Large-subunit ribosomal RNA, domain VI from a metagenome, 246 nucleotides, folded computationally.
It matches the Rfam family "Bacterial large subunit ribosomal RNA".
The RNAcentral record of the full RNA draws on SILVA.
Context: one part of a larger RNA
RNA sequence: CGUAGGAAAUUUGAGAGGCUCUGACCUUAGUACGAGAGGACCGGGUUGGACUAACCUCUGGUGUACCGGUUGUGGUGUCAGCUGCAUUGCCGGGUAGCCACGUUGGGACGGGAUAAGCGCUGAAAGCAUCUAAGCGCGAACCCCACCUCGAGAUGAGAUUUCCAUUAAGGGACGUCAGAGACUAUGACGUUGAUAGGCUAUAGGUGUAAAGCCAGAGAUGGCAAAGCCGAGUAGUACUAAUUACCC
Numbered sequence: 001c002g003u004a005g006g007a008a009a010u011u012u013g014a015g016a017g018g019c020u021c022u023g024a025c026c027u028u029a030g031u032a033c034g035a036g037a038g039g040a041c042c043g044g045g046u047u048g049g050a051c052u053a054a055c056c057u058c059u060g061g062u063g064u065a066c067c068g069g070u071u072g073u074g075g076u077g078u079c080a081g082c083u084g085c086a087u088u089g090c091c092g093g094g095u096a097g098c099c100a101c102g103u104u105g106g107g108a109c110g111g112g113a114u115a116a117g118c119g120c121u122g123a124a125a126g127c128a129u130c131u132a133a134g135c136g137c138g139a140a141c142c143c144c145a146c147c148u149c150g151a152g153a154u155g156a157g158a159u160u161u162c163c164a165u166u167a168a169g170g171g172a173c174g175u176c177a178g179a180g181a182c183u184a185u186g187a188c189g190u191u192g193a194u195a196g197g198c199u200a201u202a203g204g205u206g207u208a209a210a211g212c213c214a215g216a217g218a219u220g221g222c223a224a225a226g227c228c229g230a231g232u233a234g235u236a237c238u239a240a241u242u243a244c245c246c
Stems, first nucleotide, its partner, number of pairs: 001152001005163007015149004021049007033038001051106005059100004066093005071086006110144003117137004169246003173189005194239003197235005203228003211222004
């Protein structure tokens, strides 16, 4: 821009893409078969491999948010404490997020038309013949089924609702994240929990400083402390004001 009024939702599905794998074991059954040795079809069940999708409860990785230990050196007048630099100085852990080595799921069932093949009926050709007319069965293939996209499908579809120009609705602006290169998408804008802050807390680290007590002292105790808390919940304290554009 189009879809001959403008919008908001919900859809149909022309068409397109994806998936399509397979082992072993148990049972049927030591049955059918076979002199024996051996040893099934069909059917039922269990459990794997590879591949793939989603997710983070568990396990594990990362985690330059965070907590702790510690070396050298500088600063803070000194001690203590705190702090800068040294690859995040080094080391031990680790929330959220992201992830796999983790968890869960998937390729199932079934239908249609068939291939090779197997048949029924059946002439040409009084017989025979699956074929010539007709009819049936039959495969990881094909078409459905399952998952995703999908009306620019210009053949531009359908349904419901709203609005009648001071419109419905949208944009811009602002606070943002289950979104993200930008844009877009989604949430919210005081009739408000959108983000920050604050409070509490799941959780992480591992028992702060100061003081007191014990000890000659190192050190230990008072103390699951202190600090953090990307998660969760609550709370208008701060910012989402007013105005604007189509």